[in-house]
RNA sequence: CGAGCCGAUGGGGAUGGGGUCCCCCGACAACCGCCCGCAAGGGGCUGAUGACUCCUACCGCUCG
Numbered sequence: 001c002g003a004g005c006c007g008a009u010g011g012g013g014a015u016g017g018g019g020u021c022c023c024c025c026g027a028c029a030a031c032c033g034c035c036c037g038c039a040a041g042g043g044g045c046u047g048a049u050g051a052c053u054c055c056u057a058c059c060g061c062u063c064g
Stems, first nucleotide, its partner, number of pairs: 010025004016055006033045004
């Protein structure tokens, strides 16, 4: 210097952010919660996590 191979880089995991780990996808993708209802532009419900942890927001109770 050249060739081949592998890897990094990217995106995503139903509501925000940080750290760690796990999983999924290759942009035509992964992903886009649940229940009732024939359907609907109807009715009802849980959670800020994929999991752990911290922060923020929200909800309930008690004390000052």
This is a predicted structure of a 64-nucleotide RNA (Fluoride riboswitch aptamer (crcB RNA motif)) from Pseudolabrys sp. Its mean pLDDT, the model's own confidence on a scale to 100, is 77. Its Rfam family is "Fluoride riboswitch aptamer (crcB RNA motif)". Rfam links the family to the GO terms positive regulation of gene expression and response to fluoride. The sequence was found by an Rfam model in a public genome assembly.